[in-house]
RNA sequence: GAUGCAAGCCGAUUUGUCGCCGUCCCGUCUUUGGGCGGGAAGGAGGAAAGUCCGGGCAACAAAGAGCGCCAUACUUCCUAACGGGAAGGGCCCCACUCCUAUGAUGUGGGGUACAGAUAGUGCCACAGAAAACAAACCGCCGCGAAACGAUGUCUCGGGGUAAGGGUGAAAAGGUGGGGUAAGAGCCCACCGCUCCUACAGUGAUGCAGGAGGCAGGGUAAACCUUAUGGGUUGAAAGAUCAAAUAGGCUCCGGUCCAAGGGCUGCUCGUCCAAUCCCGAUCCGUCGGGAACCCGGAGUGGGUAGAUCGAUAGACCCUGCUUGCGAAGGCAGGGCUAGAUAAAUGACAAAUGGCUUUUGCCCUCGGGCAAAGGUUACAGAACCCGGCUUAUAGGCUUGCAUUUUUU
Repeated sequence: GAUGCAAGCCGAUUUGUCGCCGUCCCGUCUUUGGGCGGGAAGGAGGAAAGUCCGGGCAACAAAGAGCGCCAUACUUCCUAACGGGAAGGGCCCCACUCCUAUGAUGUGGGGUACAGAUAGUGCCACAGAAAACAAACCGCCGCGAAACGAUGUCUCGGGGUAAGGGUGAAAAGGUGGGGUAAGAGCCCACCGCUCCUACAGUGAUGCAGGAGGCAGGGUAAACCUUAUGGGUUGAAAGAUCAAAUAGGCUCCGGUCCAAGGGCUGCUCGUCCAAUCCCGAUCCGUCGGGAACCCGGAGUGGGUAGAUCGAUAGACCCUGCUUGCGAAGGCAGGGCUAGAUAAAUGACAAAUGGCUUUUGCCCUCGGGCAAAGGUUACAGAACCCGGCUUAUAGGCUUGCAUUUUUU
């Protein structure tokens, strides 16, 4: 210097003409609703997308408990909060270093849905003797019988074995040694595993020492268990004003032994909830009627316009400062779209970025000039913090490979 990968940042500008939107100012008309004309400053993002999370805010009169359902899961910290982020730990993988090898330490990079498998259930195809209350295909050892033969060979029977071989993703810890008829943690050393103690650390853990059964596997983004957390809905949420009517008609239930309703899928608890008359009465209550009083179903008719919510915020910019960092503190400055069927644009020229061709220069890279092409993903709709996805091209950092020079 080139290529590839990863992470992060930026991602067009200026002028003119015409046009759109709200705010403000001036003038004019006015039926006081507003219309017309002129001017000023201003008008879409890093993701505005997805609607995947968390909130603010709003409504449900006040709201409780249990179940269901859902989510999260190593440690500490950040944050309004999060399933987010930062730093660290464990495990796994790659490269380098040391090394005869096994392997160990250190450095750098990457991954991780890292609570629990002795609470229980399920699954592990095929291959293999056997896949978890799991095992004998080949093999090894030894006993008996028969045959052959000469100190062994072959066949059959039954006993011991799991060190060697085979199958597999995975087969009753690994390496070395002793021991044995042959073998096996059977025994020993080292490693590994479990437990205890001390030290370091906020902690997850780390290192050291000691003791010991020497381990019937894996899988929970399988069901499940444990711990923690969760009211519902969502700006088409909601609030206010106006207009209209046929308090229509039919039916059902109820009026305190209460229908029905009340932030929630169910249950419980709790709260709210609509009148009288008459008769009987065993004094507990029962029956009947009226009132359209409460609630509900069906049918039918009328009206439907406006304002708010709606942008001053967990806000933005600059400087200093604390922290490894995510982030925080202090000081100063600023107000930056608000549409409502949805405005923020069109045309022309030039510049910038990228690229192609031609020519010239240059030590590789590359530079200059002219002409042409092109300039990504994409558009607010209550607001904010994250995550994910899309993106022409440029820049920065890290890693790997490679080229050239010294």
This is a predicted structure of a 406-nucleotide RNA (Bacterial RNase P class A) from Litoribacter populi. It was read from a public genome assembly, where an Rfam model found it. Rfam family: Bacterial RNase P class A. About the family: Ribonuclease P (RNase P) is a ubiquitous endoribonuclease, found in archaea, bacteria and eukarya as well as chloroplasts and mitochondria. Its mean pLDDT, the model's own confidence on a scale to 100, is 76.